[in-house]
RNA sequence: UGGGAGACUAGGCCGGCGCGCCAGCCCUGCGCUGUUACACCAUACGGGCUUCACGGGUGGGCCGAAGCCAGGGGAGCGGCUUGGCGUUGGCCUGGAUGCCUCAGCUUGAGCGUUGAGUCUCUGUCCUGCAGGGUCGGCAUUUACGGUUAAAGUGUCAGGUCCGGAAGGAAGCAGCACGCAUCAUAAGUGCCUGCGCUUGCAGGGUAGCGGAGAGGAGCGAUGGCUGAGCAAGCUGAAAGGCGCUUGCCAAAUCCAUCUCCGGGCACGUCUCCCG
Numbered sequence: 001u002g003g004g005a006g007a008c009u010a011g012g013c014c015g016g017c018g019c020g021c022c023a024g025c026c027c028u029g030c031g032c033u034g035u036u037a038c039a040c041c042a043u044a045c046g047g048g049c050u051u052c053a054c055g056g057g058u059g060g061g062c063c064g065a066a067g068c069c070a071g072g073g074g075a076g077c078g079g080c081u082u083g084g085c086g087u088u089g090g091c092c093u094g095g096a097u098g099c100c101u102c103a104g105c106u107u108g109a110g111c112g113u114u115g116a117g118u119c120u121c122u123g124u125c126c127u128g129c130a131g132g133g134u135c136g137g138c139a140u141u142u143a144c145g146g147u148u149a150a151a152g153u154g155u156c157a158g159g160u161c162c163g164g165a166a167g168g169a170a171g172c173a174g175c176a177c178g179c180a181u182c183a184u185a186a187g188u189g190c191c192u193g194c195g196c197u198u199g200c201a202g203g204g205u206a207g208c209g210g211a212g213a214g215g216a217g218c219g220a221u222g223g224c225u226g227a228g229c230a231a232g233c234u235g236a237a238a239g240g241c242g243c244u245u246g247c248c249a250a251a252u253c254c255a256u257c258u259c260c261g262g263g264c265a266c267g268u269c270u271c272c273c274g
Base pairs, nucleotide, nucleotide: 001274002273003272004271005270006269007268008267011063012062013061014060015033016032017031018030019029023050024049025048026047027046038059039058040057041056067264068263069262071260072259073258074257075256078253079252081250082249083248084247085246086245089243090241091240092239093238098233099232100228101227102226103225104224105223106222110218111217118213119212120211121210122209123208124207125203126202127201128200129199130198131197132196133194134193136191137190138189139188140187141186142185143184145182146181147180152177153176154175155174160169161168162167
């Protein structure tokens, strides 16, 4: 000094990227992608950091001088943006059709000589006039009952006063009346209203009721055809879209793979062979 075996140490690997969050980087979230390949703990009221930001804490496995790092080229899953095309859905425009009306044809539930459709008169309805009834309000009269003054009237037992007596006087209570007031009932007048009513005159009459005339049809509903359709509901075809979705293309970011040259590292010990 070269090779082989073994033991070490430094070291390397045990993922990366996009979106989101953020002034920005990493992590906890979501997604894509790669590997033989880590575990646990805390983190959104956030956690660790500041362009040397490519996480914090605890532990483990593999390799081991093996490798690591940055740059450039190519391929490239996937993401994002833009454009084109198609299409499911969404939204907007749009208005076909039907609902509806009329006519014709048809169906024929039922009703009908115990009288159909139809016609006449009339009530119910409205207006006016003249009455009645009645709810209510106001005023008033009468009756009855209650209350009612010490300071109203009348009459005033007893008692008081005058008088010899006869008699007279004032007068409390009581009784009667009465002012006032309250309640009830009846009446009268006025006003207002009417699920009331009479008469007269007029108007109106869809429906329902009554009376009359007349004498055989009437007709619910459904279907078909044609015409119409102001508004409303229904909403077909068709068209559109800074929406959704699929495909394609371009630009861009990029997991992963690959090529090129470059930087750093390639150490220590033992044994064997040349």
A computed fold for a 274-nucleotide RNA from a Candidatus Woesearchaeota archaeon, annotated as Archaeal signal recognition particle RNA. The gene name in the source record is ffs. Lineage of the source: Archaea > Nanobdellati > Candidatus Woesearchaeota. RNAcentral holds the sequence, with entries from ENA.